About this RNA:
A computed fold for a 114-nucleotide RNA from a soil metagenome, annotated as SAM riboswitch aptamer (S box leader). Rfam family: SAM riboswitch aptamer (S box leader). Rfam links the family to the GO term regulation of gene expression.
RNA sequence: UUAUCAAGAGAGGCGGAGGGAAGGGCCCGAUGAGACCUCGGCAGCCUUCAGAUAUAUUGAUCUGAAAAGGUGCCAACUCCUACUUUAGGUGUAAUCAAGCCUAAAGAGAGAUGA
Numbered sequence: 001u002u003a004u005c006a007a008g009a010g011a012g013g014c015g016g017a018g019g020g021a022a023g024g025g026c027c028c029g030a031u032g033a034g035a036c037c038u039c040g041g042c043a044g045c046c047u048u049c050a051g052a053u054a055u056a057u058u059g060a061u062c063u064g065a066a067a068a069g070g071u072g073c074c075a076a077c078u079c080c081u082a083c084u085u086u087a088g089g090u091g092u093a094a095u096c097a098a099g100c101c102u103a104a105a106g107a108g109a110g111a112u113g114a
Base pairs, nucleotide, nucleotide: 001114002113003112004111005110010039011038012037013036018028019027020026023081024080025079040074041073042072044071045070046069047066048065049064050063051062052061053060078109083106084105085104086103087102088101089100090099
């Protein structure tokens, strides 16, 4: 810089109090968290194989499969959210605005690959 982020996949050992990035929330955790080790698994990207499409070719795109290899991952949508815009609701005697609630889109942040 660029692509993806609603899918998927856990047991044992070790150890002993925190962890889920950070504020807020909400969760997980002494029926043992996170980290580390072993084994197992998943299939997003690279990779490999098959098929399809258009093309002059290299090659490209799409779909499916595989798991030997390079990575990654295996609680919760990236756990949710923060900023902006739009729509709806609430509020009022009524209209409008602010605020608040809900939804959608976008931005930002983050993660992973190339």
Background
Model confidence (mean pLDDT): 77 of 100. RNAcentral holds the sequence, with entries from MGnify.